[in-house]
RNA sequence: GAACUGUUCGCGGGAGAGUGUAGCGACAAAGUCGCUGCCGCCGAAGGUGAAACACCCGAAAUCUCUCAGGCAAAAGGACCGUGAACUUUAA
Numbered sequence: 001g002a003a004c005u006g007u008u009c010g011c012g013g014g015a016g017a018g019u020g021u022a023g024c025g026a027c028a029a030a031g032u033c034g035c036u037g038c039c040g041c042c043g044a045a046g047g048u049g050a051a052a053c054a055c056c057c058g059a060a061a062u063c064u065c066u067c068a069g070g071c072a073a074a075a076g077g078a079c080c081g082u083g084a085a086c087u088u089u090a091a
Base pairs, nucleotide, nucleotide: 006086007085008084009083010082011081012080013079018039020038021037022036023035024034025033026032027031040071041070042069046067047065049063053058
């Protein structure tokens, strides 16, 4: 000393699945929202599982499970692109 690597933040893109149903409550009411129960469903926050390999340990995912989360909008969202800061450490 900065590329690759890693972390964080900003910006842009970003899927799937019932605005289900019963009761209760709030608002003056239509209606909307919240809570609880019942049934159906989704997987791309997070989390679980395990293969090759290895043979002591260990061991990946967009696979698997659906605990959590989610199923109008909003929010969230793996991942991708981009900018910046920090870290790591070659020439």
The RNA shown here (Glycine riboswitch aptamer) has 91 nucleotides and comes from a Paracoccaceae bacterium. The source organism's lineage runs through Bacteria, Pseudomonadati, Alphaproteobacteria, Rhodobacterales and Paracoccaceae. It was read from a public genome assembly, where an Rfam model found it. The model forms 90% of the base pairs in the Rfam consensus. Its Rfam family is "Glycine riboswitch aptamer". Its family is annotated with glycine biosynthetic process in the Gene Ontology.